The prediction has a mean pLDDT of 79. c-di-GMP-I riboswitch aptamer from a Bacillota bacterium, 93 nucleotides, folded computationally.
RNA sequence: AUGUCCCUUUGGCAAACUGUUCGAAAGAGCAGGACGCAAAGUUUUGGAGUCUAAAGCUUAAUUCAUUUAAGUCAUGAUCGUCCGACUGCAACC
Numbered sequence: 001a002u003g004u005c006c007c008u009u010u011g012g013c014a015a016a017c018u019g020u021u022c023g024a025a026a027g028a029g030c031a032g033g034a035c036g037c038a039a040a041g042u043u044u045u046g047g048a049g050u051c052u053a054a055a056g057c058u059u060a061a062u063u064c065a066u067u068u069a070a071g072u073c074a075u076g077a078u079c080g081u082c083c084g085a086c087u088g089c090a091a092c093c
Stems, first nucleotide, its partner, number of pairs: 012037002017032006035080001041086003046083003049078003056072006
């Protein structure tokens, strides 16, 4: 890729936690594991919320500088936070 057969649901995903890897962190990947999910499929280049703050900026302290602490800030993260959009299976009407 082609052909045949079977079924009405076959099935799907995977929280916490554990191991390991990446990351400054939030968190994410992989493996184990199931709390749950009828979209717990995709979309953060649709909108919002929430989380983190490396770098930057500001301030303070005193150890005087490649120091410490605080504040602010997403360009980072979260779709299993919500809404929207797109897509998908079965049954019924």

Its Rfam family is "c-di-GMP-I riboswitch aptamer". Rfam's curators write: GEMM was predicted in a large-scale screen for bacterial structured RNA regulatory elements.